[in-house]
């Protein structure tokens, strides 16, 4: 230098191909219940610029372009 894959709450992740309600689940955190107490279990809650910028569209996490970062391959 060229090519491929990936980037979503604190962590991991579904959704992306096929645009459309309030972005999914688990773990973790917090509150309540349960217990003598702890753990486990049950109920509930908070937590997201969907990597960034621009474009297309009535509407973008999703499509298009550019950029940044990570991994891999070629040179």
């Nucleotide at each position: 230098g060229g090519g491929g894959c990936c980037g979503u709450g604190g962590u991991c992740u579904a959704g992306c191909c096929u645009g459309g309600c309030u972005a999914u689940g688990a773990c973790g955190u917090c509150g309540c219940c349960c217990u003598u107490a702890c753990a486990a279990g049950g109920c509930g809650a908070a937590g997201g610029u969907c990597c960034c910028c621009g474009g297309u569209u009535c509407a973008a996490a999703u499509c298009c372009g550019g950029g940044c970062g990570g991994c891999c391959c070629c040179a």
Transfer RNA from a Candidatus Micrarchaeota archaeon, 75 nucleotides, folded computationally. Lineage of the source: Archaea > Nanobdellati > Microcaldota. It was read from a public genome assembly.